Notes
This is a predicted structure of an 85-nucleotide RNA (c-di-GMP-I riboswitch aptamer) from a Bacilli bacterium. Taxonomically the source falls in Bacilli (Bacteria, Bacillati, Bacillota). The coordinates come from a structure-prediction model, not an experiment, and the mean pLDDT is 85.
């Protein structure tokens, strides 16, 4: 320094639910709680997906839209533990 993650130590993260607070909602933050994760760390940059207050059509239904979300969709960027080769 690069490549991988079969075995093994040392930790680490924490979905589903459930309560409380915040939010128009999507969802987020605490707590308990563990299905998973070698980046399940971290960046909305690209594509996806979700939501639609506002706003803009429209007489109404209703449609469109991100400026608002999701890194545990999938690429890309940074940064990193242990171990093999």
């Nucleotide at each position: 320094a690069u490549u991988c993650g079969a075995a093994a130590a040392a930790g680490g993260c924490a979905a589903a639910c459930u309560u409380a607070u915040c939010g128009a909602a999507a969802g987020a933050u605490a707590a308990g709680g563990a299905c998973g994760c070698a980046a399940a760390a971290u960046u909305a940059c690209a594509g996806a997906c979700c939501u639609a207050a506002g706003g803009a059509a429209u007489u109404a239904a209703u449609u469109c839209u991100a400026u608002g979300g999701u890194g545990g969709c999938u690429g890309a960027g940074u940064u990193g533990c242990c171990g093999a080769a």